[in-house]
Predicted 3D model of a 384-nucleotide RNA (Bacterial RNase P class A) from a soil metagenome. It matches the Rfam family "Bacterial RNase P class A". It is annotated as a ribozyme. Its mean pLDDT, the model's own confidence on a scale to 100, is 78. Of the family's consensus pairs, 90% are formed in the model. The sequence is in RNAcentral, with records from MGnify.
RNA sequence: AGCCGGCCAGGCGGCCGCGUGCCGGCCCUUCGUUUUGCGAAGGUGACCGGUCCGAGGAACGUCCGGGCUCCACAGGGCAGGGUGCUGGGUAACACCCAGUCGGAGUGAUCCGCAGGAAAGUGCCACAGAAAACAGACCGCCGAUGGCCGGCCGUUCGCGACCGGCACAGGCAAGGUUGAAACGGUGCGGUAAGAGCGCACCAGCGCCCGGGGUGACCCGGGCGGCUCGGCAAACCCCACCCGGAGCAAGGCCAAAAGGGGGAGGGCUGCCCGCCCGCCGACACCCCCUGGUGGGCUGCUGGAGCCGGCAGGUAACUGCCGGCCGAGAGGGAUGGCCGCCCAGGGCGCGCAAGCGCCUGGACAGAACCCGGCGUACAGGCCGACU
Numbered sequence: 001a002g003c004c005g006g007c008c009a010g011g012c013g014g015c016c017g018c019g020u021g022c023c024g025g026c027c028c029u030u031c032g033u034u035u036u037g038c039g040a041a042g043g044u045g046a047c048c049g050g051u052c053c054g055a056g057g058a059a060c061g062u063c064c065g066g067g068c069u070c071c072a073c074a075g076g077g078c079a080g081g082g083u084g085c086u087g088g089g090u091a092a093c094a095c096c097c098a099g100u101c102g103g104a105g106u107g108a109u110c111c112g113c114a115g116g117a118a119a120g121u122g123c124c125a126c127a128g129a130a131a132a133c134a135g136a137c138c139g140c141c142g143a144u145g146g147c148c149g150g151c152c153g154u155u156c157g158c159g160a161c162c163g164g165c166a167c168a169g170g171c172a173a174g175g176u177u178g179a180a181a182c183g184g185u186g187c188g189g190u191a192a193g194a195g196c197g198c199a200c201c202a203g204c205g206c207c208c209g210g211g212g213u214g215a216c217c218c219g220g221g222c223g224g225c226u227c228g229g230c231a232a233a234c235c236c237c238a239c240c241c242g243g244a245g246c247a248a249g250g251c252c253a254a255a256a257g258g259g260g261g262a263g264g265g266c267u268g269c270c271c272g273c274c275c276g277c278c279g280a281c282a283c284c285c286c287c288u289g290g291u292g293g294g295c296u297g298c299u300g301g302a303g304c305c306g307g308c309a310g311g312u313a314a315c316u317g318c319c320g321g322c323c324g325a326g327a328g329g330g331a332u333g334g335c336c337g338c339c340c341a342g343g344g345c346g347c348g349c350a351a352g353c354g355c356c357u358g359g360a361c362a363g364a365a366c367c368c369g370g371c372g373u374a375c376a377g378g379c380c381g382a383c384u
Stems, first nucleotide, its partner, number of pairs: 001384002004381005010339007018054002021051005026045001027043007056361001060372002063370005068245004080241005085099005100114001101112004115236002120234002122230003137175002139171003144168002146165005152159002183201006202226001204223008249296004258288004263283001265281001267279002303322008340359001342357006
């Protein structure tokens, strides 16, 4: 200098203030006694006093996973969503631990949405000849066939040789583009070339042996020589997944109104009259759903600390100890003094002295495990 992990999140004192619980007082109700009063039980308050406790490593974002609650649910499948190297941990996970593979770094170490592209479909901008199946812009060749010329031979049909053209045709080495171009180097080969042949190397597939629980690794052989990328495109494969959420849910329950039932009253209908049936109206009683309101759910839990044991570790087991917010117009704050880090200024050669300043990010709301994000400054340890 770097890299990784763990921890702290100013300390002490004084004064004032806030919230829940508890205790006492005041107040109210009821009862007993009774002369104001006293005693008992209960209640309530935005009242008074005392006392205990009172935010975080992220309480945050609400991105995953669970507990809990209500609803739904025989079982299986489809659809839809999620996860995606291997093994382990866990209540569970997209998390954690240990490894494998690939990449970055001299290294400690870090990063990885890391199954399948040889099941099928699709896409690959711009540039470039060409973006997946071969094809050919420049280029190379033109052996062979064709045309032209020369020369020689001729049985006059043509043939050999030499040169030219680039017409048919052959080639893909070289150039150009790109994120990516159809293996690389060398030798042979050829008209020019090419895995066309060979050697070595890389890659792929198959087989064998060895190691590992496994991902995979090491070694050997054979093959055709060679097969591009994208699945955070559809898709395929394997595994997992009901929905809604504490405004869940449960209990108590007012006024006025609603619904149901019983009673008597009055009235209508049937009717000559009475009983009775049915209906309307108001009264009274009972039951009942919902609303305002109150209580609960609510904080003791996959809890924290210590020791021992198992395990490389994550983590687990046993023993002992501890209790650490629970609001609902929503508390947890402010001021002062001293000290401790840090910063600035002045003096001084320096050690140091004096003065000023000064501690971040942020704050519970059913609970828990993670992840992500924010964060002044400091301490400790391992490693390069």